The RNA shown here (transfer RNA) has 87 nucleotides and comes from a Bacteroidales bacterium. Rfam family: tRNA. Gene Ontology term of the family: triplet codon-amino acid adaptor activity. By type it is a transfer RNA. Its mean pLDDT, the model's own confidence on a scale to 100, is 82. The sequence was found in a public genome assembly.
């Protein structure tokens, strides 16, 4: 330098145009149980900004930027990074 695969929430990881802020698992928090803990079981749990007494709620975010579309994590372009192979 070239080719291919990949980048999703704290972590792992599914999703490949339409109710997906996003499955599932781990972790974490609370409860239950226990003398106490572990395990099991039940519920909750992304982040930022706005908003509020606190909430509710609203907006944005799927590596960054741009484009296509009524609609994009999903298609296209570009850049960055990771892995593999080739030279």
């Nucleotide at each position: 330098g070239g080719u291919g695969a990949g980048u999703u929430g704290u972590c792992c990881g599914a999703g490949c145009g339409g109710u997906u802020g996003a499955a599932g698992g781990a972790g974490c928090c609370u409860g239950c149980c226990u003398c106490g803990a572990a395990a099991a079981c039940a519920g909750g749990u992304u982040u930022g900004c706005a908003g509020u007494a606190a909430a509710a709620u609203g907006c944005a975010a799927c590596g960054g930027g741009g484009g296509u579309u009524c609609g994009a994590a999903u298609c296209c372009c570009u850049c960055a990074c990771u892995c593999a192979c080739c030279g």